[in-house]
RNA sequence: UGGGGAGUAGUUCAGUGGAAGAACAUCGGCCUUUGGAGCCGAAUGUCGCAGGUUCGACUUCUGCCUCCCCAG
Numbered sequence: 001u002g003g004g005g006a007g008u009a010g011u012u013c014a015g016u017g018g019a020a021g022a023a024c025a026u027c028g029g030c031c032u033u034u035g036g037a038g039c040c041g042a043a044u045g046u047c048g049c050a051g052g053u054u055c056g057a058c059u060u061c062u063g064c065c066u067c068c069c070c071a072g
Base pairs, nucleotide, nucleotide: 001071002070003069004068005067006066007065010024011023012022013021018055026042027041028040029039030038048064049063050062051061052060
């Protein structure tokens, strides 16, 4: 420098056009002599950034940023 992949909650990941979900973690409660386990509940997201298309974008298009892989 070129090509490919990834970027969504604290973490690991779903979500292929009708607008935010799961598990684990955290906090509170129940239970327990205590802890753990179990059960119930709660909070947490400018979906990497900027623009375009669309009535409507995590999703489609363009550019840029970060990380990983391959080639030189």
A computed fold for a 72-nucleotide RNA from a Nitrospinales bacterium, annotated as transfer RNA. It matches the Rfam family "tRNA". By type it is a transfer RNA. The sequence is in RNAcentral, with records from ENA. The prediction has a mean pLDDT of 80.